[in-house]
Molecule: transfer RNA
Organism: Gaiellaceae bacterium
RNA sequence: GCGGGCGUAGCUCAAUGGCAGAGCGCGAGGUUUCCACCCUCGAUAUAGGGGUUCGAUUCCCCUCGCCCGCU
Numbered sequence: 001g002c003g004g005g006c007g008u009a010g011c012u013c014a015a016u017g018g019c020a021g022a023g024c025g026c027g028a029g030g031u032u033u034c035c036a037c038c039c040u041c042g043a044u045a046u047a048g049g050g051g052u053u054c055g056a057u058u059c060c061c062c063u064c065g066c067c068c069g070c071u
Stems, first nucleotide, its partner, number of pairs: 001070007010024004018054001026042005047063005
């Protein structure tokens, strides 16, 4: 330099055009003499920009980051 894959919550993963979800974790409350367990509630995310579309996490283009291969 060329080609391919990946990028969603603190972490691990869903969501193949129509309300962005789960588990663990975190915070608050309940329960308990206290802690733990358990129960309830809550906060937090689509790498950035542009395009297509009535509507984009999803499709297209560019950039950035990571991984793999070729040279």